[in-house]
RNA sequence: GCACUCACGUGGCAAACUUGCUGAUAGGCAAGGACGCAAAGUCACUGGCGUAGGGAAACUAUGGUAGCGGGGCUGCGGCA
Numbered sequence: 001g002c003a004c005u006c007a008c009g010u011g012g013c014a015a016a017c018u019u020g021c022u023g024a025u026a027g028g029c030a031a032g033g034a035c036g037c038a039a040a041g042u043c044a045c046u047g048g049c050g051u052a053g054g055g056a057a058a059c060u061a062u063g064g065u066a067g068c069g070g071g072g073c074u075g076c077g078g079c080a
């Protein structure tokens, strides 16, 4: 510098589910757990998908999802 064709790992992350805490909800956090992941690191910028306390109702994001796609930033192993 590239952002991956293959291979490698006493390393990394951790779905469902369970328990506790938290939140109006979706969800989040911690412990257990292991379906998977080579960016399952990070940023709600874009599209999507949940939620609806508030807004009278329909409906709605200011709230959520980065383990839904795209994009930005960074980067292990690897390659040059």
Base pairs, nucleotide, nucleotide: 001079002078004077012037013036017032018031019030020029021028022027035067041073042072043071045070046069047068048065049064054060055059

This is a predicted structure of an 80-nucleotide RNA (c-di-GMP-I riboswitch aptamer).
The sequence is in RNAcentral, with records from Ribocentre.
Its mean pLDDT, the model's own confidence on a scale to 100, is 79.